[in-house]
RNA sequence: GUAGCUAUAGCUUAAUGGUAAAGCAAAUGUUUGUGGUACAUAAGAUUAGAGUUCAAGUCUCCAUAGUUACC
Numbered sequence: 001g002u003a004g005c006u007a008u009a010g011c012u013u014a015a016u017g018g019u020a021a022a023g024c025a026a027a028u029g030u031u032u033g034u035g036g037u038a039c040a041u042a043a044g045a046u047u048a049g050a051g052u053u054c055a056a057g058u059c060u061c062c063a064u065a066g067u068u069a070c071c
Stems, first nucleotide, its partner, number of pairs: 001070007010024004018054001027041004047063001049061003
């Protein structure tokens, strides 16, 4: 340089174009003499920018980062 793949919560993963889900972690509360366990509650995310659409995490374009193959 060319052609692909990936990017979602702190971490690991889901999500037929139609209310962004769960596990772990962290926070609060209950339980306990204390801690752990257990239970309950709330918070927390779609890499950036455009486009298509009534509606985009999903489709299109571009950029960024990572990664694979070829050169």

About this RNA:
Transfer RNA from Wickerhamiella sorbophila, 71 nucleotides, folded computationally. Its mean pLDDT, the model's own confidence on a scale to 100, is 81. Its Rfam family is "tRNA". From the family's description: Transfer RNA (tRNA) molecules are approximately 80 nucleotides in length. By type it is a transfer RNA. The RNAcentral record of the sequence draws on Rfam. Lineage of the source: Eukaryota > Fungi > saccharomyceta > Dipodascomycetes > Wickerhamiella.